[in-house]
Molecule: transfer RNA
Organism: Candidatus Omnitrophota bacterium
RNA sequence: GCGAGGGUGAUUCAAUGGUAGAAUAUCAGCUUCCCAAGCUGGGUACGCGGGUUCGAUUCCCGUCCCUCGCU
Numbered sequence: 001g002c003g004a005g006g007g008u009g010a011u012u013c014a015a016u017g018g019u020a021g022a023a024u025a026u027c028a029g030c031u032u033c034c035c036a037a038g039c040u041g042g043g044u045a046c047g048c049g050g051g052u053u054c055g056a057u058u059c060c061c062g063u064c065c066c067u068c069g070c071u
Stems, first nucleotide, its partner, number of pairs: 001070007010024004018054001026042005047063005
């Protein structure tokens, strides 16, 4: 330099154009003599900038970062 894949909450992952979810973690409450376990609830997210569209995590372009391959 070229090509492929990826970037979503604190972490690991879903979601093929129509209200962004789950698990773990964390916080609060319940339960318990205490701890753990359990139950209920809360907060924290679509890498960035544009475009298309009534509507974009999703499609298109650019850009940044990570992984792999080729040279």